[in-house]
RNA sequence: GACCGGACGGUCGCUGUCGUAAGACAGAGGAAAGUCCGAACUCCGCAGAGCAGUGUGCCGGAUAACGUCCGGGACGGCCGGUUCAAGCCGGUUGGACGGAAAGUGCCACAGAAAACAUACCGCCCGGGCCGCAAGGCUCAGGUAAGGGUGAAAAGGUGCGGUAAGAGCGCACCGCCGGCGCAGUAAUGCGCCGGGCAGGGCAAACCCCACACGGAGCAAGACCAAAUAGGGAGGGAAUCCAGCGCAAGCUGGAUGCGUGCCGGCUCGGCGCGCCACAACCUCCGGGUAGGUCGCUUGAGCCCCGCAGUAAUGCGUGGCCCAGAGGAAUGACCGUCCUGCCGCAAGGCAGACAGAAUUCGGCUUACAGGUC
RNA sequence: CGGGGCGUAGCGCAGCCUGGUAGCGCACCACAAUGGGGUUGUGGGGGUCGGAGGUUCAAAUCCUCUCGCCCCGA
Numbered sequence: 001g002a003c004c005g006g007a008c009g010g011u012c013g014c015u016g017u018c019g020u021a022a023g024a025c026a027g028a029g030g031a032a033a034g035u036c037c038g039a040a041c042u043c044c045g046c047a048g049a050g051c052a053g054u055g056u057g058c059c060g061g062a063u064a065a066c067g068u069c070c071g072g073g074a075c076g077g078c079c080g081g082u083u084c085a086a087g088c089c090g091g092u093u094g095g096a097c098g099g100a101a102a103g104u105g106c107c108a109c110a111g112a113a114a115a116c117a118u119a120c121c122g123c124c125c126g127g128g129c130c131g132c133a134a135g136g137c138u139c140a141g142g143u144a145a146g147g148g149u150g151a152a153a154a155g156g157u158g159c160g161g162u163a164a165g166a167g168c169g170c171a172c173c174g175c176c177g178g179c180g181c182a183g184u185a186a187u188g189c190g191c192c193g194g195g196c197a198g199g200g201c202a203a204a205c206c207c208c209a210c211a212c213g214g215a216g217c218a219a220g221a222c223c224a225a226a227u228a229g230g231g232a233g234g235g236a237a238u239c240c241a242g243c244g245c246a247a248g249c250u251g252g253a254u255g256c257g258u259g260c261c262g263g264c265u266c267g268g269c270g271c272g273c274c275a276c277a278a279c280c281u282c283c284g285g286g287u288a289g290g291u292c293g294c295u296u297g298a299g300c301c302c303c304g305c306a307g308u309a310a311u312g313c314g315u316g317g318c319c320c321a322g323a324g325g326a327a328u329g330a331c332c333g334u335c336c337u338g339c340c341g342c343a344a345g346g347c348a349g350a351c352a353g354a355a356u357u358c359g360g361c362u363u364a365c366a367g368g369u370c
Numbered sequence: 371c372g373g374g375g376c377g378u379a380g381c382g383c384a385g386c387c388u389g390g391u392a393g394c395g396c397a398c399c400a401c402a403a404u405g406g407g408g409u410u411g412u413g414g415g416g417g418u419c420g421g422a423g424g425u426u427c428a429a430a431u432c433c434u435c436u437c438g439c440c441c442c443g444a
Base pairs, nucleotide, nucleotide: 001370002369003368004367006335007334008333009332010331011330012329014027015026016025017024018023029351033362034361036360037359038358039357040356041216042215043214044213053212054211055210056209057208058072059071060070061069062068073097075094076093077092078091079090080089081088082087098207099206103205104204105201106200107199120147121146122143123142124141126139127138128137129136130135155173156172157171158170159169160168174196175194176193177192178191179190180189181188182187220292221291222290223289230283231282232281233280234279237254238253239252240251241250242249243248255273256272257271258270259269260268261267299318300317301316303314304313305312306311336349337348338347339346340345371443372442373441374440375439376438377437380396381395382394383393390427398414399413400412401411402410403409420436421435422434423433424432
């Protein structure tokens, strides 16, 4: 790093499909987990463009897509070799690897100085004073080699050079600019020029490039009680009495409509009678409930071909949970592994469990194999 | 099943955006005032910032993973 992740048999149950029935067949995972990315699917929104916001970020490829995967490059760590040294070469490994020379900001403490550089100790030249001398003190300068502070100190190593030093000069390494060559590209190599300008932080704001509408199967679609709302429609009224200014109200009679008395008629009881309420009919939304979405799919296996690989293409074969407060279990026997035991035998068997479905990532995991 | 938030002293919270000393109130301890208690005043102690890893010189703070708790959606 890859793979397996207890095996076989029996009995009794649970879920689904088929079946008239008896019964037959099928029934958790590598992560079903976290919900961290990307999609399918569904609904809502949407003229177009921009701002804001979020995410991604070397190059090329794979893919439906991705922050995933594959290959390559540069960089860092480790190991080995090599060089006087810096460095270089090889192997292995790791990562959120655009821009710090667009701008803004930050870099605590320590330290002289933290970014327009600076001078604490030190080193050196000169002047003055002291001292026999070695040297000491002080003033004005030079310096950035050495020390010290810090996470980080203004190219590095070596040689020369100098009063001491310094890219001051040279060689090599690094850096910057230009050109050429190789490569699809990232980038690499070579030549020429330049003594070197430009510290770090963008998982700080930001800049550049690219991508992104929002919500999620409790999405959504269909059927559809009871009760209460909403809308539309339906009809036969007439007379008498009382009260009242009137509108009208109350009572009675004759009728009509309608509901119930299981279908019809009579009869009885109730309600209403001018459009309110009630009654009846119809319509619509919608709840409970039910059905679909719901498992044939970017599917699995073998082989061949293309490709370094991820992956793609082709032939053949296969159907492999689909529940819905939610099945996939329990027991027994034999074996396997580990531990305990002299033995008989006993104990234990990791992480964890589908819920619309896929592709990834991450996290958990006893033991075993290669 | 899906969506969102929180974790800092014994308790309730701030600090996180914009990195550098971890703070406030109550509680706790000591002392003083009182004869004693309450109360008041003064002083003090107490923190793996839920855990692990990363970015950075430096992480409670930024990023990733993980654990626990709370809320919402028919």
Description
This is a predicted complex of two RNAs, RNase P RNA and transfer RNA, with 444 nucleotides together. Rfam match: Bacterial RNase P class A. Its family is annotated with dimeric ribonuclease P complex, tRNA processing and ribonuclease P activity in the Gene Ontology. Its mean pLDDT, the model's own confidence on a scale to 100, is 79.